[in-house]
C1' cells in the first nucleotide's frame, strides 16, 4: 500500500508550549476557537479490537462460536453520531434505513 472481516448515536481532560485557524477530502450547513482552538509534549483517563484468565457449546485436543473477568502488555481514543447533508430507498417534506467515502482494530498478501 491492497483487499477481507468487525466496529463507529456510549465513554474519557488537566497542565505546559505554539499562535490562527480547526472540525479527513469537495460543496453547503452547523459548530469549536485570542476566556488560546487545531497541533505538539507531559501527566491523567476512557474503552476493550488483539494479547491474558475463566465458563459453556461444538465428544476430547487444536480450533471456532458464545457469555464473563481484569486492565500490568500491543494498538486506539478523550467537543458535537464518523458533527450533519450530498448518492439510493421508504411517493415528496419530516423522520428513518442503506450505500459510498473515511477512521480504528485484527489477521493476510
Nucleotide at each position: 500500500a491492497a483487499g477481507u472481516u468487525a466496529u463507529c448515536c456510549g465513554g474519557a481532560a488537566g497542565c505546559g508550549g505554539c499562535g490562527a485557524g480547526a472540525g479527513a477530502u469537495u460543496u453547503g450547513g452547523c459548530u469549536c476557537u485570542a476566556u488560546g482552538a487545531c497541533c505538539c509534549g507531559c501527566u491523567g483517563g476512557c474503552a476493550a479490537c488483539c494479547a491474558u484468565c475463566c465458563c459453556g457449546a461444538g465428544a476430547c485436543g487444536a480450533c471456532u462460536c458464545g457469555a464473563g473477568a481484569a486492565a500490568a502488555g500491543g494498538u486506539g481514543c478523550c467537543a458535537a453520531a464518523u458533527c450533519c447533508a450530498a448518492c439510493c430507498c421508504c411517493g415528496c417534506a419530516c423522520g428513518g434505513g442503506g450505500a459510498a467515502a473515511g477512521a480504528u482494530a485484527a489477521a493476510u498478501u